[in-house]
RNA sequence: GCCCCCGAAGCUCAAGCGGAUGAGCAGCGGCCUUCUAAGCCGAAGAUUGCACGUUCGAGUCGUGCCGGGGGUA
Numbered sequence: 001g002c003c004c005c006c007g008a009a010g011c012u013c014a015a016g017c018g019g020a021u022g023a024g025c026a027g028c029g030g031c032c033u034u035c036u037a038a039g040c041c042g043a044a045g046a047u048u049g050c051a052c053g054u055u056c057g058a059g060u061c062g063u064g065c066c067g068g069g070g071g072u073a
Base pairs, nucleotide, nucleotide: 001072002071003070004069005068006067007066010025011024012023013022019056028042029041030040031039049065050064051063052062053061
C1' cells in the first nucleotide's frame, strides 16, 4: 500500500428487514445494618467516532476521513 472486522452511557455489551435506544457493572440517593460490605428500591447518565449523502424517517444503507484489531507482499 491493499483486503477484512470493530467504534454507542465512565466500563462491558444488546438493539430481526430503516420507525428512533436498552441492560449489567461502576458512580449517586434511599431502605436494611451499631457501622461497613452484601441484598433491595429509585433516579440520573448517549450529538450512536466525525462529516456528507439517500430517505418522510438512519445506530442500521452509501461515500470520505479518524481511531483500534487482524490478514497479505

Predicted 3D model of a 73-nucleotide RNA (transfer RNA) from an Acidimicrobiia bacterium. The coordinates come from a structure-prediction model, not an experiment, and the mean pLDDT is 80. It matches the Rfam family "tRNA". The family's RNA type in Rfam is transfer RNA. Taxonomically the source falls in Acidimicrobiia (Bacteria, Bacillati, Actinomycetota).